Background: Predicted 3D model of an 86-nucleotide RNA (Bacterial small signal recognition particle RNA) from a soil metagenome. The RNAcentral record of the sequence draws on MGnify. It matches the Rfam family "Bacterial small signal recognition particle RNA". Gene Ontology terms of the family: signal recognition particle, plasma membrane targeting and SRP-dependent cotranslational protein targeting to membrane, signal sequence recognition.
C1' cells in the first nucleotide's frame, strides 16, 4: 500500500404505516334529511320525530408511498485504519 472487519451516505430488498379505492356500519347513546303517522293551530302554517335514504365514528379488504423501520445485500461512494490477512 491492498483486502477483510468497522462507521456514514446512496441504491436495492423486505416489513410497517399515512394517503387512496372498495365493502360493512351504529342494533343500545352519532349527524343530516325526514314519506307516513303524531302534536299545536280556526286556517295558513309550525313543532318534535320513527322507518327508508344519505353520511360519520368505527371495522374489514385491496393498494401502498417522496413516511418510518431492518441481526438484510457476491451493489455503489466516502471515512476510519484499533484488529486480522497479505
Nucleotide at each position: 500500500g491492498g483486502c477483510g472487519c468497522c462507521u456514514c451516505c446512496g441504491c436495492g430488498a423486505c416489513g410497517a404505516u399515512a394517503a387512496a379505492u372498495c365493502g360493512a356500519a351504529a342494533a343500545u347513546u352519532c349527524c343530516g334529511c325526514c314519506a307516513g303517522g303524531g302534536c299545536c293551530g280556526g286556517a295558513a302554517g309550525g313543532c318534535a320525530g320513527c322507518a327508508a335514504c344519505g353520511g360519520u365514528a368505527u371495522c374489514g379488504a385491496u393498494c401502498g408511498a417522496c413516511u418510518c423501520g431492518u441481526g438484510c445485500g457476491c451493489c455503489g461512494g466516502a471515512g476510519a485504519u484499533a484488529c486480522g490477512c497479505u